[in-house]
Context: one part of a larger RNA
């Protein structure tokens, strides 16, 4: 000097990103116990008291009552909850990055959409066959949401899906008009040219799809701008106009979302970029990509308080081990 322990005057978080670490709390019995609540909880809430030994009495006993005794200390050691307030997120128990992340991520019960009538859909497999399932729509698969409470607005123009079939377009195929080559023949020649062969080939016909017509958003998704207006001012219930498929409803809102921003006001502090409550000017919330609340729960995150302490003011001492010296 380092590591691991023990103790420390006065103060008590002044330390620090942050009470990280440490300290404190702790057992059993008795009393007592708030907001809130899904009436189960919250709750061991919180806050208090008792605890040893001897004798007597009661009792079968556990134990209780009374009288006394000792110590600084009676759960005499060890082991053995710190607590409270407020908020965010996720309902919960659970799961996860074996070896830097345990969470607000995943799952979940609940809700919804959708496919599937059984030789089911879906999946694996050239196939046979198998799973689904020795199941049968209260079943099975896919997708989304994520307890519960109150709710879940408008848009089908685009993309997707479903349905429709009149018309348009459209492949191979069918079809075979016509044309080229070849040459028996005809012709003085130029040339014409049957049959056959061969090369090609128009019209017509021809499904799904696409165009088209509807439906569908708990399908993918989307949910405006400008100008004017009230007898102070300000603001605009109101009006005009342009565009759109429709112009964001309820609720929430400087938020895990707010750039400007340490927004403004209030609370808490002597002092608060964090925190809580409001406001709304939402750069760029918003309704199952769910919205807003919410008791309980959480090795979760954020802010505050009580207790407690060597975290600190500011260090000191002790023990053990290492370091160091010799071997």
């Nucleotide at each position: 000097u380092c590591a691991u322990g023990g103790c420390u005057a006065a103060g008590g978080a002044a330390c620090u990103c942050g009470g990280c670490a440490a300290a404190a709390u702790a057992g059993u019995c008795c009393u007592g116990u708030a907001a809130c609540u899904u009436c189960g909880g919250g709750a061991g809430a919180a806050a208090g008291g008792a605890c040893g030994c001897u004798c007597a009495c009661a009792g079968c006993a556990a134990u209780g009552u009374g009288a006394g005794c000792c110590g600084c200390a009676g759960a005499g050691a060890a082991a053995u909850g710190g607590c409270c307030c407020a908020g965010g997120c996720g309902a919960c128990u659970g799961u996860u990055u074996a070896c830097c992340a345990a969470a607000a991520a995943c799952a979940c019960a609940u809700g919804g959409c959708u496919u599937u009538g059984c030789a089911a859909a879906a999946u694996c497999g050239a196939a046979a066959g198998a799973u689904g399932a020795a199941g049968u729509a209260u079943a099975a698969g896919g997708c989304c949401u994520g307890a519960c409470a109150c709710c879940u607005g408008c848009c089908c123009g685009g993309u997707g899906c479903u349905g429709g079939a009149a018309g348009g377009u459209u492949a191979a195929g069918u079809g075979g008009a016509g044309g080229g080559c070849u040459u028996a023949g005809c012709g003085u020649a130029a040339g014409c040219g049957a049959a056959g062969g061969u090369c090609u080939g128009a019209a017509a016909u021809g499904a799904a799809g696409c165009c088209c017509c509807a439906g569908u958003a708990a399908a993918c998704g989307g949910c405006g701008g400008c100008c004017g207006u009230a007898a102070c001012u300000a603001u605009a219930a109101c009006g005009g106009u342009c565009c759109u498929a429709a112009g964001g409803u309820a609720g929430c809102g400087a938020a895990a979302u707010u750039c400007c921003u340490u927004g403004u006001c209030g609370g808490g502090u002597a002092a608060g970029u964090u925190c809580c409550g409001a406001c709304c000017u939402g750069c760029a919330c918003g309704a199952a990509u769910g919205g807003u609340g919410u008791a309980a729960c959480g090795a979760u995150c954020u802010g505050g308080g009580c207790a407690c302490u060597g975290u600190c003011u500011c260090a000191g001492c002790c023990a053990u081990g290492a370091g160091c010296u010799c071997g």

The part of an RNA shown here (large-subunit ribosomal RNA, domain IV) has 327 nucleotides and comes from Ancylomarina longa. NCBI's taxonomy places the organism under Bacteria, Pseudomonadati, Bacteroidota, Marinilabiliales, Ancylomarina. Its Rfam family is "Bacterial large subunit ribosomal RNA". The RNAcentral record of the full RNA draws on Rfam.